[in-house]
RNA sequence: AUGUUAUCAAGAAAGGUGGAGGGAUUAGACCCGUUGAAACCUUAGCAACCCUUUAUCAUUUAAAGAAGGUGCUAAAUUCUACUUGAUUUUCGAUUGAUUUAUCGGAGAUCAGAUAGAUAACGA
Numbered sequence: 001a002u003g004u005u006a007u008c009a010a011g012a013a014a015g016g017u018g019g020a021g022g023g024a025u026u027a028g029a030c031c032c033g034u035u036g037a038a039a040c041c042u043u044a045g046c047a048a049c050c051c052u053u054u055a056u057c058a059u060u061u062a063a064a065g066a067a068g069g070u071g072c073u074a075a076a077u078u079c080u081a082c083u084u085g086a087u088u089u090u091c092g093a094u095u096g097a098u099u100u101a102u103c104g105g106a107g108a109u110c111a112g113a114u115a116g117a118u119a120a121c122g123a
Base pairs, nucleotide, nucleotide: 003121004120005119006118007117008116013043014042015041016040017039021032022031023030026081027080028079029078044073045072046071049069050068051065052064053063054062055061077115082112083111085110086109087108088107089106090105091104092103093102094101
């Protein structure tokens, strides 16, 4: 590297160096940026994965905490893309006969998948 599990609509920025890009990747959209991007450094903060304490318990649950190891500090992982999925709206065709069924297309919402990020574990 690959893998397993969990989480991803909450939260939290100033300064210095730097000098034109950046928002993971492909495409599209949208946005941030010379009123200073990326990157690096310092300080601060957020959160609570690992962790600490207490109670419970039998290895789980709850509460509190933040010294240490990571992480993070524009916008939902910025949004969309995929689906023999669910619900719903609408259009067309056929049947049928005055409102029913089937098929197909498009849209919306939800769910899921893929990809990615982070943590812990394992090797």